RNA sequence: GGGCACUUGGCGCAGUGGUUAGCGCGCUGCUUCGACAUAGCAGAGGUCACAGGUUCAAAUCCUGUAGUGCCCA
Numbered sequence: 001g002g003g004c005a006c007u008u009g010g011c012g013c014a015g016u017g018g019u020u021a022g023c024g025c026g027c028u029g030c031u032u033c034g035a036c037a038u039a040g041c042a043g044a045g046g047u048c049a050c051a052g053g054u055u056c057a058a059a060u061c062c063u064g065u066a067g068u069g070c071c072c073a
Base pairs, nucleotide, nucleotide: 001072002071003070004069005068006067007066010025011024012023013022018056027043028042029041030040031039049065050064051063052062053061
C1' cells in the first nucleotide's frame, strides 16, 4: 500500500427497514436468612463509533472518516 471482517449499557452478545432497542453476566434497592451465599421481585444504566446520503420511516441500506482484528505484498 491492497483486501476482508467487526464497532450496539460496565463486560460478552442478539437484533438484517416499521411495536417502547433486547438477552446473559455485572451494578443498586427490597424480600428471604441469625449472617453470608443462593433464590425471588423491582430498578438504574444506550443520543446503536463519527459524519453525510437514500427512504414516508435507518442500529439495519449506500458513501466517507476513525478505531480494532485477520490475510496478502
Model confidence (mean pLDDT): 81 of 100. The RNA shown here (transfer RNA) has 73 nucleotides and comes from Parcubacteria group bacterium CG1_02_36_42. The sequence is in RNAcentral, with records from ENA. The same sequence occurs in records of 3 taxa. Taxonomically the source falls in Bacteria candidate phyla (Bacteria). It matches the Rfam family "tRNA". By type it is a transfer RNA. About the family: Transfer RNA (tRNA) molecules are approximately 80 nucleotides in length.